[in-house]
Context: one part of a larger RNA
C1' cells in the first nucleotide's frame, strides 16, 4: 500500500464510481422483439352516398302526402382494429464465466482456398402467362393444447415460358505473368438461370453483373500454469491416390494402397483454469491477479441433430432423448430468469416485482410512428474514492465537577461559562435552468442563484511495556484476563479490567481474509 470485501463500535451532508466473488441451484408474478395497411384478400368499426322495406309526428279533400328513425343490401372514405399471408428484424442488443491447456486467446503474418443481407458506385433489364394454399365458411375429433376434412380467394407468396449487355459451366487456342499449386486477358461453340410492384405522381422498391466498404470464416510462426509419485502414446492413428462433403483448404468424411506419426526442447495421462487491453504493488526487474469498462471466445435445464437463413446449428424458435416442475376429464399436454426487477435456498456477504423512452443508440416503415429492463435516469447500501460541516474571536477568579496528592498543590484547561460574530451543510421562503433543433425533459421544481431565520440539528474510534505517537491511580493476585513478535499477570503490574490524563486518525475507526 491495495480490495466487488465481511464482521464489530460508530455514524450529519454533497458529487463521482460501485454492488451474488457462494448453489452454471429452483424459480410465482410482470416486463425484456418487434414492426410494415405505401406488398395483399378478407372481416369488424365509425362516417358518408344511393337504393329498398318498416314507420313516429304533423297536415288530410281519407285516396294519399310528409317523412325523425330502424333494418337489410351496394358503394366510398379512414392518423380506426386485431387475426391470417407475405416482407424485414427475432444471428444485433443484453447475461453468465459451466466447459476450454486449445490456433481458445495475444502478437505478426498468409488466403493464387472463400463467404458477405442492409450500404455506396457503376452498367444492363423488368415481356408474357399459370395453378395454389392460408385467413373465411361449413362439418367433424378432443377435457385441453390442438387437429382433420370439403368449398371459396389475393399478393412483393409459389411455378413454367421469353429475352441474356454481363454471368456459370463444358470443350479446344492466344497473349502476358507468378514462390509452388497457378493466375489475368482476348474472342469462339455449345448448354444453363432472372425480375413485382406500391403509391398521397414527391417517391419508395424488383432481377443481373462488377467494383468497394462492412462483418465473418480459414491456415500458418511465436507466446501462453502445474505434476515425473503420469514415460511411453496413437488404427482415421500418419502419408498417398480416387471419390464426396464445403463458401472454402483439409482424414472433415468414405473406399482403397503404405506404415507411418508425437515424445526427455516432456509427448500421453492427471489437475487447476475463459485469454488479453489493463488492475494491485514495486525505485525497477519482477509478483499477484482478471470485479467493473472495452476486445475476443464458449455457454444458455443435460445431451443430440438438423430446418430457415446473407448469416445460428440459433437464451426468451424447431424436433428427438434424460431430469425436474406444473395442468389433466389419465387419453394426453404445457415450461425453461446464466435479460430487468423479484421469491426460495446456499452464505461472513451484495440493492426496487420504480421512472422514461426526454437524450444516445438498436429494429420495422416512404413518412406519421411504434418497440426497445439497451440506454437515460431515481431508489438502497459509509461499499470505495474525493470534498465539506459539526463553528470564529475573545476571555483566568485559572469558577465548579472530576483525577491525583508530599494535603501546599498539580492536571483537564481558554477549555467552559460570560461577551462580540458569522451561516458552509442542514431546515424555511421566492425564482429558476443548460442538457433539444420548430416542437418533445424521465431525471425535477432537480443543479443553482437569493432572502430571513437560530451556535443551533451534527464525533467517535482504536491505542498508550518495547518496536511505536502517548502514564498515573485503583481493582486483581501465574486467577480473571492480554498478546502481531518479544512477552505480561504468583500483593505496590505504565502490559489484565476500570477511572482520569494523553496519543493517532477521523465520518470514519478497529479487527478478520487475500496480493504485492
Nucleotide at each position: 500500500g491495495a480490495u466487488g470485501a465481511a464482521c464489530g463500535c460508530u455514524g450529519g451532508c454533497g458529487g463521482c464510481g460501485u454492488g451474488c466473488u457462494u448453489a452454471a441451484c429452483a424459480c410465482a408474478u410482470g416486463c425484456a422483439a418487434g414492426u410494415c395497411g405505401a406488398a395483399c384478400g378478407a372481416a369488424g368499426c365509425a362516417u358518408g352516398u344511393a337504393a329498398a322495406a318498416c314507420a313516429a309526428u304533423c297536415c288530410u279533400u281519407c285516396g294519399g302526402g310528409u317523412g325523425c328513425g330502424u333494418u337489410u343490401u351496394a358503394u366510398a372514405u379512414g392518423a380506426c382494429u386485431g387475426a391470417g399471408u407475405g416482407g424485414c428484424g427475432g444471428a444485433c442488443g443484453g447475461g453468465u464465466g459451466a466447459g476450454u491447456a486449445a490456433c481458445g486467446c495475444g502478437u505478426g503474418g498468409g488466403g493464387a482456398a472463400c463467404c458477405u443481407g442492409c450500404c455506396g458506385u457503376a452498367u444492363g433489364c423488368a415481356g408474357g402467362g399459370g395453378g395454389a394454399c392460408a385467413a373465411c365458411a361449413g362439418u367433424c375429433a378432443g377435457a385441453a393444447a390442438u387437429g382433420a376434412c370439403u368449398g371459396c380467394u389475393a399478393a412483393u407468396a409459389c411455378c413454367g415460358c421469353a429475352u441474356a449487355a454481363g454471368c456459370a459451366c463444358a470443350c479446344a487456342a492466344u497473349g502476358c505473368u507468378g514462390c509452388a499449386u497457378g493466375g489475368c486477358a482476348u474472342g469462339g461453340u455449345g448448354u444453363g438461370a432472372a425480375a413485382a410492384g406500391a403509391u398521397u405522381u414527391a417517391u419508395c422498391g424488383g432481377c443481373a453483373u462488377a467494383c468497394g466498404a462492412u462483418g465473418g470464416c480459414c491456415c500458418c510462426g511465436c507466446g501462453u500454469c502445474u505434476g515425473a509419485u503420469u514415460a511411453g502414446c496413437c488404427a482415421g492413428u500418419u502419408g498417398g491416390c480416387a471419390g464426396g462433403g464445403u463458401a472454402a483448404c483439409g482424414g472433415c468424411c468414405u473406399a482403397c494402397c503404405a506404415a507411418a506419426g508425437c515424445a526427455a526442447c516432456g509427448a500421453u495421462c492427471a489437475g487447476u483454469a475463459g485469454c488479453c487491453g489493463g488492475c494491485u504493488u514495486g525505485a525497477g526487474a519482477g509478483a499477484g491477479u482478471g470485479a467493473c469498462c472495452g476486445g475476443c471466445c464458449a455457454c444458455a435445464u443435460u445431451g443430440g441433430g438438423a430446418c430457415u437463413g446473407a448469416g445460428a446449428c440459433a437464451c426468451g424458435g424447431c424436433c428427438c432423448a434424460g431430469a425436474c416442475u406444473c395442468c389433466u376429464a389419465c387419453g394426453g399436454g404445457a415450461g425453461g430468469c446464466a435479460g430487468c426487477a423479484g421469491u426460495g435456498g446456499g452464505g461472513a456477504a451484495u440493492a426496487u416485482u420504480g421512472c422514461a423512452c426526454a437524450a444516445u443508440g438498436g429494429g420495422g416503415g416512404a413518412a406519421a410512428c411504434c418497440c426497445u429492463g439497451a440506454u437515460g435516469c431515481a431508489g438502497c447500501g459509509a461499499c470505495g474514492c474525493c470534498g465539506c460541516g459539526u463553528g470564529a474571536g475573545u476571555g483566568a477568579u485559572g469558577a465548579a465537577g472530576u483525577a491525583u496528592u508530599u494535603c501546599g498543590g498539580u492536571a483537564u484547561g481558554u477549555a467552559a461559562a460570560g461577551c462580540u460574530c458569522u451561516a458552509u451543510c442542514a431546515g424555511c421562503a421566492g425564482g429558476g435552468a443548460a442538457g433539444a433543433u420548430a416542437a418533445u425533459g424521465a431525471c425535477g421544481g432537480u443543479a443553482c442563484c437569493u432572502g430571513a431565520c437560530u451556535a443551533a440539528g451534527a464525533a467517535g474510534c482504536u491505542c498508550c511495556g518495547g518496536c511505536u505517537a502517548a502514564a498515573u491511580a485503583c481493582g486483581u493476585g501465574c486467577c480473571a484476563g492480554c498478546a502481531g513478535c518479544c512477552g505480561c499477570g504468583g500483593u505496590a503490574a505504565u502490559a489484565c479490567g476500570u477511572a482520569u490524563g494523553g496519543a493517532g486518525c477521523a465520518a470514519g475507526c478497529g479487527u478478520u481474509a487475500u496480493c504485492c
The part of an RNA shown here (small-subunit ribosomal RNA, 5' domain) has 516 nucleotides and comes from an uncultured bacterium.
It matches the Rfam family "Bacterial small subunit ribosomal RNA". Rfam links the family to the GO terms ribosome and structural constituent of ribosome.